[in-house]
Context: one part of a larger RNA
RNA sequence: CUCUCGCUAAGGAACUCGGCAAAAUUCCCCUGUAACUUCGGGAGAAAGGGGCCCUAAGUCAUCUAGCCCUGCGGCGAAAAAUGACGAGGGGGGCACAGAAAUGGGGGUAGCGACUGUUUACCAAAAACACAGGACUCUGCGAAAUCGAAAGAUGAAGUAUAGGGUCUGACACCUGCCCGGUGCUGGAAGGUUAAGAGGACUUGUUAGUCGCAAGGCGAAGCUCGGAAUCGAAGCCCCAGUAAACGGCGGCCGUAACUAUGACGGUCCUAAGGUAGCGAAAUUCCUUGUCGGGUAAGUUCCGACCUGCACGAAUGGUGUAACGACUUCCCUACUGUCUCAGCGAGAGUCUCG
Numbered sequence: 001c002u003c004u005c006g007c008u009a010a011g012g013a014a015c016u017c018g019g020c021a022a023a024a025u026u027c028c029c030c031u032g033u034a035a036c037u038u039c040g041g042g043a044g045a046a047a048g049g050g051g052c053c054c055u056a057a058g059u060c061a062u063c064u065a066g067c068c069c070u071g072c073g074g075c076g077a078a079a080a081a082u083g084a085c086g087a088g089g090g091g092g093g094c095a096c097a098g099a100a101a102u103g104g105g106g107g108u109a110g111c112g113a114c115u116g117u118u119u120a121c122c123a124a125a126a127a128c129a130c131a132g133g134a135c136u137c138u139g140c141g142a143a144a145u146c147g148a149a150a151g152a153u154g155a156a157g158u159a160u161a162g163g164g165u166c167u168g169a170c171a172c173c174u175g176c177c178c179g180g181u182g183c184u185g186g187a188a189g190g191u192u193a194a195g196a197g198g199a200c201u202u203g204u205u206a207g208u209c210g211c212a213a214g215g216c217g218a219a220g221c222u223c224g225g226a227a228u229c230g231a232a233g234c235c236c237c238a239g240u241a242a243a244c245g246g247c248g249g250c251c252g253u254a255a256c257u258a259u260g261a262c263g264g265u266c267c268u269a270a271g272g273u274a275g276c277g278a279a280a281u282u283c284c285u286u287g288u289c290g291g292g293u294a295a296g297u298u299c300c301g302a303c304c305u306g307c308a309c310g311a312a313u314g315g316u317g318u319a320a321c322g323a324c325u326u327c328c329c330u331a332c333u334g335u336c337u338c339a340g341c342g343a344g345a346g347u348c349u350c351g
Stems, first nucleotide, its partner, number of pairs: 001346008010337002014335001019332001027051005036041001038169001052091004058085005066075003092096001104330004109325002111322002116128002132167007144153003170317004175247003180244002182240005189235003195229002200224001203221002207216003248266005275309001276306001287303005
């Protein structure tokens, strides 16, 4: 010097990203216990008191005579025995839950309702799940899924059932837009495949013409092939947002000023409603005001100028809960001012 422990004057978080670590609290009995609340909780809230040994009356329990009654049953007197509780008094020690095990507490806000689940080996969470809510598919040889298929799961179930998607207890709610994309429905018209169809057409050549070169060329076979008839789909017409998604700009205006209930205009499918708001979202920003501190980029309450909240990609609240996150207070402490001492084990030197 390192590690693991023990103690420490005065102060007591001044340490630090942060009370990380440590300390403190801790058991049993008694008293007592706030806001809030879904009336269950919160709550072991908080805050206090007692605890060893000896000693009383008394009370209770066990046991029993007996009774009811037959069962491994129930009730149960007096006395004794055993045990528990038991006021006051007394006794000893530095210390009496004499060692060990064994909650620190309170307030505030955010997120998630909750108990649960998770990255085996850097993340336990605000992530996942959840009960509840909604949409949608499915009439049973169901939909969906696995499988060339047979077959199986679904389900030995039957719409109060099963599958998929989103949301996520509860309370109050969940606004406007169907133009785009998707889905559902429609079928008049346009477009449209294979196929049908076969006008026309290519090659070949029996034949025929020609002195020849060669020309023409039936049938058959063969190369192509127009019109016309062809479904769904797409175009088209509607519906649908707890489907994917979206939810404006400029100018002017009130008898101080400021602001703009009001007006004008352009654009849009429609221009963000309720609620919330410098927020897990606010760039400017340490916004401004208030609170807390001697002093506060954090925190809490407001304001609204929302760069760029907003309603099941849910909005806003919310008791209880949380090894979650933020800020504050109290207790407590070697975290610190600032370091010291002690014990054990190492490092190091010598052997």

A computed fold for a 351-nucleotide part of an RNA from Leptospira sp. GIMC2001, annotated as large-subunit ribosomal RNA, domain IV.
Taxonomically the source falls in Leptospira (Bacteria, Pseudomonadati, Leptospiria, Leptospiraceae).
Rfam family: Bacterial large subunit ribosomal RNA.
Its mean pLDDT, the model's own confidence on a scale to 100, is 87.
The RNAcentral record of the full RNA draws on ENA.